Source information
A computed fold for a 474-nucleotide part of an RNA from a metagenome, annotated as small-subunit ribosomal RNA, 3' major domain. The prediction has a mean pLDDT of 84. The RNAcentral record of the full RNA draws on SILVA.
Context: one part of a larger RNA
């Protein structure tokens, strides 16, 4: 100077308390450990690993994963060299394929003395080299997590101290904030905080198609369907608006705090992006880059099949339930945000259905995906392992794809397991939030209970800081 304390003071945070819903019990999905295995590739390990890398393992992907078959200047790059042929294309044999082996068609460009030579490309010989998801993240760059969106971390000059250092940055107030004010051997400044940026909430202007339809007219079984209109909604560009600006009170004639007015919005309006100096030799050599080491007929390359999906068990994260605030049937409303050409696909027809046939329209404010679901109305069920729940299994089908045995998804019929609210313990959340309901997208041939988004319905509690946890200042 720091760090630490079952030292003290002050302060903050879903940290506790007050509430609401979960996890821990069941079945399933998924990740991990363990076990097993020829192999079950590798990494990640308290918080900060474990629906994580992986935004999608049937082959491919895929890796020193395993079992086999093959290649050796190589699957890929550059240069030199021997011999041959242009390139390129076709057909045999063998084989699981890769590979091995044999045959055939075929001649372009430049120069030419017509013998041939040359550029490019292919095969071949040799060489220099290629290659490595091999090791070291404790040799590294870059990127990332975490403390933490916590309010801190420093510098110049000056002053003090022999010095390490201190001061500034402390103290009194105040703030979400080292935010601001006052005081002051300090005076200033920088990185952070804030603001600037995006989005959402109100209004205005401009614009009016593919969007909209109040008034006028036409038309239909019906529909902005048509003429038309720019009012409204909306779209998307520009602007206005919020600044403690105004009033009252408190306060040091301060900063600020409390209340009020006006206002769509009030004291940072809500949300996002944005992450200081540093910490954890944190993570990543398997994104990429890279030092060193190792390997070179193999730790490189290629092919087939298998594995990554294995199952006495244990843990994490989720999904679905245990029902009546419910289940089932019928009827009937109301979104937002997205995606669409090797694509999205309407009406129609076939099928109980998954789906099929067919193909209008649409590079899309125009057409399609597309039905929103919970809600609401009516009816049945009457508290039961049930008209709850749906695991498991059998049979029959559909789709994608060269191919669904290992190992995909979906449909129909049948089957109908555990489960009656979950021990100790533990997690999230303070408002359009929790809870609940559906919708879309990326990945993707196919496959979503995961992930990333979108809207619908829509609470309870707290105005406290004794305690637990973490953090800041003295």
């Nucleotide at each position: 100077u720091g760090a630490c304390g079952g030292g003290g003071g002050c302060u903050c945070a879903c940290a506790c308390a007050a509430g609401c819903g979960g996890u821990g019990g069941a079945g399933g999905a998924u990740g991990u450990g363990g076990c097993u295995u020829a192999a079950u590739u590798c990494g990640a390990g308290g918080c900060u690993a474990c629906g994580c890398g992986a935004a999608g393992a049937a082959c491919c992907u895929u890796a020193u994963c395993c079992u086999g078959g093959u290649c050796u200047u190589g699957a890929c790059a550059u240069g030199c060299u021997u011999g041959g042929g242009a390139a390129u294309c076709c057909c045999g044999c063998u084989g699981a394929a890769a590979g091995g082996u044999g045959g055939g068609a075929g001649u372009g460009c430049c120069c030419u003395u017509c013998g041939g030579g040359g550029a490019g490309c292919c095969c071949u010989u040799g060489c220099a080299c290629a290659g490595g998801u091999g090791c070291u993240g404790c040799a590294u760059g870059g990127c990332u997590g975490u403390c933490g969106u916590c309010a801190g971390c420093u510098c110049g000059u000056g002053u003090c101290g022999u010095g390490a250092g201190a001061u500034g940055u402390c103290g009194g107030g105040u703030u979400a904030a080292g935010u601001c004010c006052c005081u002051u051997a300090a005076c200033g400044a920088g990185c952070g905080a804030a603001a600037c940026c995006c989005u959402u909430g109100u209004c205005c202007u401009u614009a009016g198609u593919u969007g909209c339809c109040a008034g006028c007219g036409g038309g239909u079984a019906a529909u902005g369907c048509c003429g038309g209109g720019g009012a409204c909604u909306c779209u998307a560009a520009g602007g206005a608006g919020a600044c403690u600006g105004c009033c009252g009170g408190u306060g040091u004639g301060a900063a600020a705090c409390c209340g009020g007015a006006g206002g769509a919005a009030g004291g940072u309006g809500g949300g996002g992006a944005u992450g200081a100096c540093g910490u954890c030799a944190a993570g990543u050599c398997c994104u990429c880059a890279u030092g060193g080491c190792c390997u070179u007929u193999a730790u490189g390359a290629u092919c087939a099949g298998g594995g990554c999906u294995g199952c006495a068990c244990a843990c994490g994260u989720c999904c679905u339930a245990c029902a009546a605030u419910g289940g089932c049937g019928c009827g009937c409303a109301c979104a937002a945000a997205g995606g669409g050409a090797a694509g999205c696909a309407a009406g129609a027809c076939c099928g109980c259905g998954a789906g099929g046939u067919g193909g209008a329209g649409c590079a899309a404010a125009u057409c399609c995906c597309a039905a929103a679901a919970a809600a609401c109305g009516c009816g049945c069920c009457c508290c039961a392992g049930u008209u709850c729940a749906g695991a498991u299994u059998g049979c029959a089908g559909g789709c994608u794809g060269c191919a669904a045995c290992c190992c995909g998804c979906c449909u129909g019929c049948a089957u109908g397991a555990a489960g009656u609210u979950g021990g100790a313990a533990u997690c999230g959340c303070u408002a359009g939030u929790a809870a609940u309901c559906g919708c879309g997208g990326g990945u993707c041939a196919g496959c979503a209970u995961a992930c990333c988004g979108c809207g619908g319905u829509g609470a309870a509690u707290g105005u406290g800081u004794u305690c637990c946890u973490g953090a800041g200042c003295c």